[in-house]
RNA sequence: CGAGUAGGGUGCUAGGGUUCCGGCGUCGCAAGAUGUGUCUGGUCCGAGAGCACCCGGCCUCCGGGAGAGCCGGAUGGAUGCACGGCGGGACAAAAGCCCGGGAGAC
Numbered sequence: 001c002g003a004g005u006a007g008g009g010u011g012c013u014a015g016g017g018u019u020c021c022g023g024c025g026u027c028g029c030a031a032g033a034u035g036u037g038u039c040u041g042g043u044c045c046g047a048g049a050g051c052a053c054c055c056g057g058c059c060u061c062c063g064g065g066a067g068a069g070c071c072g073g074a075u076g077g078a079u080g081c082a083c084g085g086c087g088g089g090a091c092a093a094a095a096g097c098c099c100g101g102g103a104g105a106c
Stems, first nucleotide, its partner, number of pairs: 004106001007055006015045002020042002022039001023036005056079001058077002060074005081101001083104001087099003
């Protein structure tokens, strides 16, 4: 100096906070107001390096076709690897979210 570069989606989980609900405190006859996430929770956010499934492309086989990189099918196969800040950004807010398989490391 260069390379390793890695398709898409859905549901969920680890994790995350506090708009809303609930909890708890205070005030109030009440309705309600207000504080509290240093409240296990419901809603909510949520993974490239977590899980499951689906689609896609790839390989193999079968059928079609003169033939191909073409068409159809499979209750066939594989879809691997992956240490990682500081800082910044969004929503109410935070985060394993996004910048980001980034910088760096190897």